[in-house]
RNA sequence: GGACAGUCAUCGCCGAGUCCCCGUACGGCGCGAGCCAGGGGAGCCGGGGACCCAUCAGUCCCUGGGGUGAAUCGGGCGCCCGCGCGUGUCGCGAGGGGGGCCCGUAGGAGACCUUCCUGCUCCGAACCCGUCAGCUAACCCGGUAGGCGAGAGGGAAGGAAAGG
Numbered sequence: 001g002g003a004c005a006g007u008c009a010u011c012g013c014c015g016a017g018u019c020c021c022c023g024u025a026c027g028g029c030g031c032g033a034g035c036c037a038g039g040g041g042a043g044c045c046g047g048g049g050a051c052c053c054a055u056c057a058g059u060c061c062c063u064g065g066g067g068u069g070a071a072u073c074g075g076g077c078g079c080c081c082g083c084g085c086g087u088g089u090c091g092c093g094a095g096g097g098g099g100g101c102c103c104g105u106a107g108g109a110g111a112c113c114u115u116c117c118u119g120c121u122c123c124g125a126a127c128c129c130g131u132c133a134g135c136u137a138a139c140c141c142g143g144u145a146g147g148c149g150a151g152a153g154g155g156a157a158g159g160a161a162a163g164g
Base pairs, nucleotide, nucleotide: 011149012148013147014146018042019041020040021039022038027036028035029034043144044143045142046141047140048139053134064132065129066128067127068126073104074103075102076101077100079098080097081096083093084092085091086090107123108122109121110120112159113158114157115156116155117154118153
């Protein structure tokens, strides 16, 4: 000097997921200050829920439907289970279910904010309700987690902030 991993502090990014008080005279930890669990409030986010509005032609087939979230839809190739057939401990076929990988894609994110143009990179998961849900005033209910340290910006307009 470089690479990798970890801890602490600070700053920042995605996201509604932030702030304040009690907790601190009681539960856990700590010598202690205090921290955590838990409780309350504000802010923020989401769901349910009238009138009005929206939906509501007919037949057949298939299929429950809905919600949080950017995370939806499609294609290809294997694996497992199930089905059928055959020359039967193997092979073939159809295509149902589950799961895996790859390719694309609706959509989303990228350092003050908003909009537009252009370009690059990354994500494109997971979960819940339980046969019920359009919108929706009053009203009711719930959440306030988690992950990350990549920088690729350039241009135009309008703001904000700072400085003179």